The RNA shown here (transfer RNA) has 71 nucleotides and comes from a Candidatus Gastranaerophilales bacterium. Its Rfam family is "tRNA". The family's RNA type in Rfam is transfer RNA. Rfam links the family to the GO term triplet codon-amino acid adaptor activity. From the family's description: Transfer RNA (tRNA) molecules are approximately 80 nucleotides in length. Model confidence (mean pLDDT): 81 of 100. It was read from a public genome assembly. NCBI's taxonomy places the organism under Bacteria, Bacillati, Candidatus Melainabacteria, Candidatus Gastranaerophilales.
RNA sequence: GUGCAUGUAGUUUAACGGUAGAACCUCCGAUUGUGGCUCGGAUAACAAGGGUUCAACUCCCUUCUUGCACC
Numbered sequence: 001g002u003g004c005a006u007g008u009a010g011u012u013u014a015a016c017g018g019u020a021g022a023a024c025c026u027c028c029g030a031u032u033g034u035g036g037c038u039c040g041g042a043u044a045a046c047a048a049g050g051g052u053u054c055a056a057c058u059c060c061c062u063u064c065u066u067g068c069a070c071c
Base pairs, nucleotide, nucleotide: 001070002069003068004067005066007064010024011023012022013021018054026042027041028040029039030038047063048062049061050060051059
C1' cells in the first nucleotide's frame, strides 16, 4: 500500500430501524463483634463527522483506533 474484520459503562459483553440491557467492579445501606459471603439500592456506555429515514448502536459514505491476511 491492498483486502477483510473490530470499536457499546472502569472491565467482559447483549441489543429485528422503534425507551441502550446484563454480569463483574465502584459507592450507599441491611446483615455480622470485625471482615468476607449474601440481600436491597445507586452511579456509569453506543470511536468521530456527515447522509438516508417519522425514527439510526443498527443502513450508506468518509476518517480514526485495534487486529488479521497478502505484498